This is a predicted structure of a 71-nucleotide RNA (transfer RNA) from a Planctomycetota bacterium. The RNAcentral record of the sequence draws on ENA. It matches the Rfam family "tRNA". Gene Ontology term of the family: triplet codon-amino acid adaptor activity. By type it is a transfer RNA. The prediction has a mean pLDDT of 83.

[in-house]
RNA sequence: GCCCCCAUCGUCUAGCGGCAGGAUAUAAGAUUCUCAGUCUUAGGACCGGGGUUCGAAUCCCCGUGGGGGUA
Numbered sequence: 001g002c003c004c005c006c007a008u009c010g011u012c013u014a015g016c017g018g019c020a021g022g023a024u025a026u027a028a029g030a031u032u033c034u035c036a037g038u039c040u041u042a043g044g045a046c047c048g049g050g051g052u053u054c055g056a057a058u059c060c061c062c063g064u065g066g067g068g069g070u071a
Stems, first nucleotide, its partner, number of pairs: 001070007010024004018054001026042006047063005
């Protein structure tokens, strides 16, 4: 240089065009003499830009970052 794959809450991960969900972590409450654990509740995310579409995390193009292959 060329080819392929990946990018979603702090972390891990689901979501094959129609409300972005779960686990964990965090915060509050309940339980407990205290902590831990358990239960309930709450906040929190689609890498950037453009295009297609009534509608895009999802399809297309460009870029950025990461990984792999090739000489």